[in-house]
RNA sequence: GUGAGGCGCGCCUAGGGUUCCGCCGUUCCGGCCCUGUCGUUACGGGUCGCCGGACGGGCCUGGUCCGAGAGGCGCAGGCGGCCCGCGCAGCGGCGUGGCCGUUCCACGGCGGGACAAAAGCCCGGGAGAC
Numbered sequence: 001g002u003g004a005g006g007c008g009c010g011c012c013u014a015g016g017g018u019u020c021c022g023c024c025g026u027u028c029c030g031g032c033c034c035u036g037u038c039g040u041u042a043c044g045g046g047u048c049g050c051c052g053g054a055c056g057g058g059c060c061u062g063g064u065c066c067g068a069g070a071g072g073c074g075c076a077g078g079c080g081g082c083c084c085g086c087g088c089a090g091c092g093g094c095g096u097g098g099c100c101g102u103u104c105c106a107c108g109g110c111g112g113g114a115c116a117a118a119a120g121c122c123c124g125g126g127a128g129a130c
Base pairs, nucleotide, nucleotide: 008075009074010073011072012071015066016065020063021062022060023057024056025055026054028053029052030051031050032049033046034045035044036043037042077103078102079101080100081099082098084097085096086095087094088093105125107128111123112122113121
């Protein structure tokens, strides 16, 4: 200098935003309620409260949701060893099962991307540094 491999999945957490739910807000709309006009209809007025809508708020704890290569747990896979078992075949072998062990190390932007949006997600064990 070059090449290959180490980079799988699930659940969760650090973290993340704002689609939906909830929460908060309103010189907004409608209704419930009270009331005036002869009664009904209709029209007008009304403090607090309640219900529904519209709009806004993630500098709203939360639920739903996203979520780690360098976080956790588990499963699978790889490699090594052992007991050998089963099926096919019949010099050599091929496929498959079980048990044990092992699976190290890892500083890291800017910027861009997706979903509603953001992020330790993806680009990325990248660029770069040592």